[in-house]
The prediction has a mean pLDDT of 83. SAM riboswitch aptamer (S box leader) from Thermoflavimicrobium dichotomicum, 110 nucleotides, folded computationally. It was read from a public genome assembly, where an Rfam model found it. It matches the Rfam family "SAM riboswitch aptamer (S box leader)". Rfam describes the family as follows. The SAM riboswitch is found upstream of a number of genes which code for proteins involved in methionine or cysteine biosynthesis in Gram-positive bacteria.

RNA backbone atom coordinates (compact mmCIF):
# COMPACT_ATOMS: atom_id res chain seq x y z
C1' N A 1 0.00 0.00 0.00
C1' N A 2 -4.19 -3.70 -1.20
C1' N A 3 -7.81 -7.07 -0.27
C1' N A 4 -11.97 -9.75 3.43
C1' N A 5 -14.26 -8.34 7.24
C1' N A 6 -16.56 -5.66 11.61
C1' N A 7 -18.05 -1.15 14.05
C1' N A 8 -18.89 4.03 13.17
C1' N A 9 -26.21 8.81 16.90
C1' N A 10 -23.49 6.30 23.08
C1' N A 11 -18.96 7.56 25.88
C1' N A 12 -14.45 10.54 27.81
C1' N A 13 -9.61 16.62 30.06
C1' N A 14 -6.14 18.68 32.74
C1' N A 15 -0.63 20.71 32.44
C1' N A 16 3.29 21.53 29.80
C1' N A 17 5.97 22.98 24.74
C1' N A 18 5.49 25.55 20.06
C1' N A 19 2.88 28.60 16.75
C1' N A 20 -0.60 29.63 12.37
C1' N A 21 -3.93 27.78 10.71
C1' N A 22 -7.31 23.90 11.76
C1' N A 23 -11.83 20.25 10.94
C1' N A 24 -9.44 13.12 5.58
C1' N A 25 -11.23 15.66 0.19
C1' N A 26 -14.78 19.60 -2.46
C1' N A 27 -18.61 22.67 -1.25
C1' N A 28 -20.76 24.66 3.16
C1' N A 29 -20.82 24.87 8.65
C1' N A 30 -17.53 25.09 12.74
C1' N A 31 -12.80 25.71 16.04
C1' N A 32 -8.65 28.99 16.43
C1' N A 33 -4.13 34.68 19.56
C1' N A 34 -8.76 34.35 25.28
C1' N A 35 -3.40 30.15 21.71
C1' N A 36 -6.78 25.87 17.95
C1' N A 37 -4.27 22.05 15.03
C1' N A 38 0.26 18.75 16.15
C1' N A 39 3.51 17.07 20.04
C1' N A 40 5.27 15.43 25.07
C1' N A 41 3.25 14.19 30.51
C1' N A 42 -1.15 12.56 33.03
C1' N A 43 -5.81 11.06 33.40
C1' N A 44 -10.23 9.35 31.47
C1' N A 45 -13.76 6.41 27.67
C1' N A 46 -14.74 2.36 24.97
C1' N A 47 -14.36 -2.95 25.33
C1' N A 48 -11.51 -4.75 18.93
C1' N A 49 -7.68 -7.90 19.59
C1' N A 50 -6.03 -10.97 23.78
C1' N A 51 -7.22 -12.80 28.95
C1' N A 52 -11.21 -15.15 32.47
C1' N A 53 -16.33 -17.56 33.53
C1' N A 54 -21.07 -19.92 31.97
C1' N A 55 -23.75 -22.39 27.65
C1' N A 56 -21.87 -25.72 23.62
C1' N A 57 -18.94 -31.72 19.95
C1' N A 58 -17.65 -27.43 17.70
C1' N A 59 -18.76 -23.19 15.10
C1' N A 60 -20.79 -19.56 18.05
C1' N A 61 -23.49 -16.56 21.74
C1' N A 62 -23.88 -14.69 26.83
C1' N A 63 -21.56 -12.44 30.66
C1' N A 64 -16.81 -9.95 33.65
C1' N A 65 -11.93 -7.92 34.74
C1' N A 66 -9.36 -3.36 32.80
C1' N A 67 -2.82 -5.71 34.72
C1' N A 68 -1.64 -6.74 27.93
C1' N A 69 -1.97 -5.22 22.61
C1' N A 70 -4.56 -1.52 19.81
C1' N A 71 -8.33 2.82 19.43
C1' N A 72 -10.76 7.13 20.93
C1' N A 73 -11.48 11.80 24.31
C1' N A 74 -15.19 19.81 19.82
C1' N A 75 -19.64 19.43 17.09
C1' N A 76 -23.51 11.70 14.51
C1' N A 77 -17.54 10.01 10.31
C1' N A 78 -19.92 18.14 11.82
C1' N A 79 -23.32 18.05 7.36
C1' N A 80 -23.75 16.88 2.37
C1' N A 81 -21.27 14.70 -1.73
C1' N A 82 -24.03 9.12 -5.55
C1' N A 83 -28.49 6.52 -6.65
C1' N A 84 -33.08 5.19 -4.67
C1' N A 85 -38.35 6.34 -2.71
C1' N A 86 -42.29 9.30 -0.18
C1' N A 87 -43.83 14.90 0.80
C1' N A 88 -43.41 19.75 -0.69
C1' N A 89 -42.28 22.88 -4.98
C1' N A 90 -42.46 25.07 -10.70
C1' N A 91 -37.16 30.11 -11.19
C1' N A 92 -36.38 26.94 -7.68
C1' N A 93 -32.63 22.89 -6.01
C1' N A 94 -35.83 22.00 -0.28
C1' N A 95 -37.42 17.94 3.72
C1' N A 96 -37.26 13.55 5.41
C1' N A 97 -35.90 7.53 5.00
C1' N A 98 -32.96 3.95 2.52
C1' N A 99 -28.96 1.91 0.39
C1' N A 100 -24.22 2.94 -2.09
C1' N A 101 -19.32 5.65 -2.37
C1' N A 102 -15.77 7.82 0.31
C1' N A 103 -13.34 8.03 5.21
C1' N A 104 -11.61 6.26 10.13
C1' N A 105 -10.65 2.15 13.68
C1' N A 106 -10.29 -2.88 15.17
C1' N A 107 -8.97 -8.23 13.54
C1' N A 108 -6.96 -11.20 9.97
C1' N A 109 -4.37 -12.10 4.93
C1' N A 110 -1.16 -10.40 1.01
RNA sequence: CUCUUAUCAAGAGAGGUGUAGGGACAGGCCCGAUGAUACCUCGGCAACCGUCCACUGAAGUGGAAAAGGUGCCAAUUCCUGCAGAACAGUUGCGUUCUGAGAGAUGAGAG